Model confidence (mean pLDDT): 77 of 100.
Predicted 3D model of a 349-nucleotide RNA (Bacterial RNase P class A) from a Burkholderiales bacterium.

RNA sequence: GGAGUCGGCCAGGCAGUCGCUGUGCCGCAAGGCGCAGAGGAAAGUCCGGGCUCCAGAGAGCGGGAUGCGGGCUAACGGCCCGGCGUGGUGACACGACGAAUAGGGCCACAGAGACGAGUCCCCGGAGUCAAAUUCGGGGGGUGAAACGCGGCAACCUCCAUCCGGAGCAACACCAAAUAGGCAAGCAGGGUGACGGGGGCAACUCCGGCACUGGAGGCCGGCUCGGUCGGGCUUGCGGGUAGGUGGCUAGAGCUGGGGGGCGACUCCCGGCCCAGAGGAAUGGCUGUCGGGGGGCCCCUCUUCGGAGGGUCCCCUGUCACAGAACCCGGCUUACCGGCCGGCUCCCGCU
Numbered sequence: 001g002g003a004g005u006c007g008g009c010c011a012g013g014c015a016g017u018c019g020c021u022g023u024g025c026c027g028c029a030a031g032g033c034g035c036a037g038a039g040g041a042a043a044g045u046c047c048g049g050g051c052u053c054c055a056g057a058g059a060g061c062g063g064g065a066u067g068c069g070g071g072c073u074a075a076c077g078g079c080c081c082g083g084c085g086u087g088g089u090g091a092c093a094c095g096a097c098g099a100a101u102a103g104g105g106c107c108a109c110a111g112a113g114a115c116g117a118g119u120c121c122c123c124g125g126a127g128u129c130a131a132a133u134u135c136g137g138g139g140g141g142u143g144a145a146a147c148g149c150g151g152c153a154a155c156c157u158c159c160a161u162c163c164g165g166a167g168c169a170a171c172a173c174c175a176a177a178u179a180g181g182c183a184a185g186c187a188g189g190g191u192g193a194c195g196g197g198g199g200c201a202a203c204u205c206c207g208g209c210a211c212u213g214g215a216g217g218c219c220g221g222c223u224c225g226g227u228c229g230g231g232c233u234u235g236c237g238g239g240u241a242g243g244u245g246g247c248u249a250g251a252g253c254u255g256g257g258g259g260g261c262g263a264c265u266c267c268c269g270g271c272c273c274a275g276a277g278g279a280a281u282g283g284c285u286g287u288c289g290g291g292g293g294g295c296c297c298c299u300c301u302u303c304g305g306a307g308g309g310u311c312c313c314c315u316g317u318c319a320c321a322g323a324a325c326c327c328g329g330c331u332u333a334c335c336g337g338c339c340g341g342c343u344c345c346c347g348c349u
Base pairs, nucleotide, nucleotide: 001345002344003343004342005341006340007339008338009337010336012288013287014286015285016284017283018282020037021036022035023034024033025032026031039320043331044330046329047328048327049326050325051167052166053165054164063163064162065161066160067159068082069081070080071079072078083097084095085094086093087092098158099157103156104155105152106151107150115148120140121139122138123136124135125134126133171245172244173243174242181236182235183234184233185232186231189212190211191210192209194207195206196205197204198203216228217227218226219225252271253270254269255268256267257266258265259264289318290315291314292313293312294311296309297308298307299306300305
């Protein structure tokens, strides 16, 4: 100098201006002045836990997950250390990596035969005129594997360990309008008998009482059918809309020290770091930075290319993405940049 490998970190900066959410202070109020305001993945919702409600004596069956040894942790399917295997010159990366005499199943093609045994070719013995046939052990051939207690469990299975269900739209509280439920009262309809008034009479009007809950009215000769109507007030209780809590002080962040190879853990000090909820965290302008393209130049080179400089032009979709109860992980996405450990190659001293 080049090529790689592992780990950690950043994620455009500044200024002006107009807003948004939360909150502190001042103000009777209108409002004013401050402070704070997305991520390394907030994502996928894959795994684990906290929390809430429901269920639950215990155990078993069924189902699911995991699977070398040891450790970390609230827990894990995560992480760390070690072993083994595979790949790489190497740093390093990857691995469901328990059990095949408990049982079942499978082993493509080729091959006689794929776990039941069996004989395709060669050799030797018996047998025969020669064969056929038979016995024996060894070799060959096929194949990933050829008789060996074969291989496969990311096939069933067995063994060991773990697992109740649903989820913040959990859950708790407050609580309209309308409809419906219950109760009381009022109004009104029908029927009945009674009392009173009117009329010669049929009948009719009024009054309270009792019964009734769907009576009843209209169209119609009747049935069916259609239609109108089925009231008002108060109280109670349940639910809904809406509101409030849950809701952000936590397995928290950070400085120092101790233990451990490490994951991690202990002690002391300091700090408070979004809390919205149809959902704020933004818009515009300027400038610096970044990115892209072109001319020219320089360095390295495995001659494919890679990196850098300079001038001009373009660019605000200028990375991926955006909280929604919280936390630990995993996975996936990501322009560009910084730092550190290690490995291999080349050159020089």
Its Rfam family is "Bacterial RNase P class A". Rfam describes the family as follows. Ribonuclease P (RNase P) is a ubiquitous endoribonuclease, found in archaea, bacteria and eukarya as well as chloroplasts and mitochondria. Taxonomically the source falls in Burkholderiales (Bacteria, Pseudomonadati, Pseudomonadota, Betaproteobacteria). It is recorded under the gene name rnpB.